Model confidence (mean pLDDT): 85 of 100. Small-subunit ribosomal RNA, 5' domain from an uncultured prokaryote, 526 nucleotides, folded computationally. Rfam family: Bacterial small subunit ribosomal RNA.

[in-house]
Context: one part of a larger RNA
């Protein structure tokens, strides 16, 4: 001098934008944060509606009927693998960078072309009958399906054997041909659509293996036994000691193994002229993790934050037999710290999830509320105006000098303020209706509808200098000096050093200096 996620102390008018638990990955109360689809299904617990019957107070009460409209629970599809958090681990193909996969997978979404036959047995739901304090669960009848299963066809699909044939560094590979095994579907509808299943083929998003990069200690020097490598097998979506069996003895290492400490890693930040340093909060990328520690299971995808299973420790509940739970989603609480925010709206928009669709869900996101916590902007007036009033401080003292055009008083002006009075863009889509074209549901055309912020920004009118400055220093570095009290006290202090009786260095006043809604200290970087 610059910079900070800052904090402390005095101050303090507004806006705009951005940022806010860096400490206990410390424990968590309470509400929310993943659900959707009746156009997949049996079906009715709740509304609403119709429709029968009864009663009678004659136009409301019951009851019954899935008939409608919708829909508790349930079966079943999709999604919960994203989206939100943290950064504890982790010095390692985690990450960036750049290559490969002749060793790989990809739900949804695009092409493409060729299929959707025929059957069956259960269960959940109800319904009866039970155990339990509870969570929750038995046992019995009974019933669907896009839910299971059997079987037909099948091929550019998988396996096996075979011939031909391309390329490649090598294991291998690329087409073509044969044979002969194997494997599929579901169906619903408002009849317009929406689906199923098999391949090939792109997108997308992922698995994996290399090159080269990225910390600190030698006062860490040896380091491994699946360790190294080979053959066989097993396992993966794949390649490998990933696993296993035998067999050899090998494999890293001072160009620093191995140990220990530390630390998510880049794009980027912040200094710098640059080179180097330092650092990695907010955005984004990518990776780890989800009370700890461990499994796998479901699925295209997880070894799964708001699933599941075992142990562990805590915390609740208990009728003591037995059970529930995990804020490193948003708010919110206690702790812990110098120190870090509201148990707020709304789905209007962007986005994502189901659904033909209307929509539903969404603490993602959009918005507001708090905090000078950073940047940036605006005011706090402006012009005149000397008897240089008065008071304050100084002195060489009848008097000057300063404070000072500063005040007083004229004139203006209204940015802000405060009253009123008008008002936004963010919205164009999808559905709705009109209409055109034609391949008759699909395109295009116009019409209305939809906004949480918010009566907010903005704009006008009126009124009136009105409503709005401090903070820090002044011996030198460093800009700005005198007076009085103190008298090595009491202080002060970043270095150097001031105070012991005249202190421009203490404390106070007057006056000046710098910065300014800020202004010092403090901590920390270059």
């Nucleotide at each position: 001098g610059g910079a900070u996620g800052a904090a402390c102390g005095c101050u303090a008018g507004c806006g705009g934008c951005a940022g806010g638990c860096c400490u206990a990955a410390c424990a968590c109360a309470u509400g929310c944060a993943a659900g959707u689809c009746g156009a997949a299904c049996g079906g009715u617990a709740a509304c609403a509606g119709a429709a029968a019957a009864a009663g009678c107070u004659u136009g409301c009460u019951u009851u019954u009927u899935g008939c409608u409209g919708a829909c508790g629970a349930g079966u079943g599809g999709c999604g919960a693998a994203c989206g939100g958090g943290u950064g504890c681990g982790u010095a390692a193909c985690g990450c960036g960078u750049a290559u490969g996969c002749a060793a790989u997978c990809u739900a949804c979404c695009u092409u493409u072309a060729a299929c959707u036959g025929a059957g069956g047995g259960a269960u959940a739901g109800c319904c009866c009958a039970g155990a339990g304090a509870a969570a929750u669960u038995u046992g019995g009848a009974u019933u669907a399906a896009u839910a299971c299963c059997u079987u037909a066809u099948a091929a550019u699909a998988a396996u096996a054997u075979u011939c031909a044939u391309u390329c490649g560094c090598a294991u291998g590979u690329u087409u073509g041909a044969a044979u002969a095994u194997u494997u599929a579907a579901a169906g619903c509808u408002u009849u317009u659509g929406c689906g199923g299943a098999a391949a090939a083929a792109g997108a997308u998003g992922g698995g994996c293996a290399u090159g080269c990069g990225g910390g600190a200690c030698a006062u860490u020097a040896g380091u491994u036994u699946g360790u190294u490598g080979g053959u066989g097998a097993g396992g993966u979506a794949a390649c490998g000691g990933c696993u296993c069996a035998c067999c050899a003895a090998g494999a890293c290492u001072a160009c620093g193994a191995u140990g220990u400490c530390u630390a998510u890693g880049g794009g980027g930040u912040c200094u710098u002229a640059a080179a180097g340093g330092a650092u990695g909060g907010u955005c984004c990328c990518a990776c780890a993790c989800a009370c700890u520690g461990g499994u796998a299971c479901u699925g295209a995808g997880a070894c799964a934050c708001g699933g599941a299973c075992c142990a562990g420790a805590c915390u609740c509940c208990u009728a003591c037999g037995g059970g529930a739970g995990g804020c490193a989603g948003c708010a919110g609480u206690g702790a812990g710290g110098a120190a870090u925010a509201u148990u707020g709206g709304g789905c209007a928009a962007u986005g994502g999830a189901c659904g033909c669709a209307a929509g539903u869900c969404u603490g993602a996101c959009c918005c507001a509320g708090c905090c000078a916590u950073a940047c940036c902007g605006c005011g706090u007036g402006c012009a005149g105006g000397a008897u240089g009033a008065c008071g304050g401080c100084c002195c060489u003292a009848u008097g000057g000098g300063u404070u000072g055009u500063a005040a007083a008083c004229u004139g203006c002006u209204u940015u802000u303020g405060u009253a009123c009075g008008g008002g936004a863009a963010g919205a164009a889509a999808a559905a709705u209706c009109u209409c055109u074209a034609c391949g008759u549901g699909u395109a295009g055309a116009g019409a209305a509808c939809u906004g949480a912020c918010g009566g907010u920004a903005c704009c006008g009118u009126a009124c009136g200098a009105a409503u709005a400055a401090g903070g820090a220093u002044c011996g030198g570095c460093u800009a700005a000096c005198u007076c009085c009290g103190u008298g090595c006290c009491a202080g002060c202090a970043g270095c150097c050093g001031c105070g012991g009786u005249a202190a421009u260095a203490c404390g106070g006043a007057g006056g000046a200096u710098c910065c300014a809604g800020g202004c010092g200290u403090u901590a920390u970087c270059c």